[in-house]
C1' cells in the first nucleotide's frame, strides 16, 4: 500500500437506480473434472429479472512490512515475545422527496 472485521461522522419513512451481488437465458461447446449418463465447476454478454443510496472519509484491530531478544526449533529458515510514539486542536462529504432531532438568528 492492499484486504477483512468493528466503531464514528444525528436519525426515520418513501422513491429512482450506477457499481456490486443473485437467478434466468444465450455463447465458449462434442470446455474441464468425477466414484460415468448423473453430478459438479469456469469464462463471456451494450440480454432479462430481483436486490441495491455509508460503496465515501476517518479511528481501532487483524493481516502485511521493518527493527529487536542473556527466547525456542528439526536452524542462514520458521515459530514466539516486544517495539514501530506521546500531547493539543480540528473535519469534509454521501441522488431525490418528506418528517424528526440538534445549533444559530428573528418574531
Nucleotide at each position: 500500500c492492499a484486504u477483512u472485521c468493528c466503531g464514528a461522522g444525528g436519525a426515520g419513512c418513501g422513491u429512482u437506480g450506477c457499481a456490486g451481488c443473485u437467478c434466468a437465458c444465450g455463447c465458449c461447446a462434442a470446455g474441464g473434472g468425477u466414484u460415468u449418463c448423473a453430478c459438479c465447476c469456469g469464462g463471456c454478454g451494450c440480454u432479462g429479472a430481483g436486490u441495491g443510496a455509508g460503496g465515501c472519509u476517518u479511528g481501532g484491530a487483524a493481516c502485511c512490512c521493518g527493527c529487536u531478544g542473556u527466547g525456542g526449533c528439526g536452524a542462514u529458515g520458521c515459530c514466539c515475545g516486544g517495539c514501530g510514539u506521546u500531547u493539543c486542536a480540528c473535519a469534509a462529504c454521501g441522488g431525490c422527496g418528506c418528517u424528526c432531532a440538534c445549533c444559530c438568528a428573528c418574531a